NadA riboswitch from Terracidiphilus sp., 87 nucleotides, folded computationally. Its Rfam family is "nadA riboswitch". It is annotated as a small RNA.
RNA sequence: GGCUGCAACAACCCCGUGGAUGGGGAAGCGCAAGCCGGCCGGCUGAAUUGCCGGCUCGAUUUGGUGUUCAGUGCAUCCACUGCAGCC
Numbered sequence: 001g002g003c004u005g006c007a008a009c010a011a012c013c014c015c016g017u018g019g020a021u022g023g024g025g026a027a028g029c030g031c032a033a034g035c036c037g038g039c040c041g042g043c044u045g046a047a048u049u050g051c052c053g054g055c056u057c058g059a060u061u062u063g064g065u066g067u068u069c070a071g072u073g074c075a076u077c078c079a080c081u082g083c084a085g086c087c
Stems, first nucleotide, its partner, number of pairs: 001087007013073001014071001016080007023072001025069003029066002031063004036058002038055006
């Protein structure tokens, strides 16, 4: 110098350090759809009744996507620290 295996150190155990990719999680925003409500308009009606349409309105659910967060106890890869062995 090369290769292979390992992680003692750790606030139970597991977890050496940093990074990358894919996946997962959480948060909030925009987008789409659904549902409930509100408002406006038209028609109707005894009615604050019913129906239809609209909304740059509110709440909520779902979906996919981008953003941010993190001991992401998922996978893979790169470099490095330490220990052991082999060449």

Record summary:
The model forms 100% of the base pairs in the Rfam consensus. It was read from a public genome assembly, where an Rfam model found it.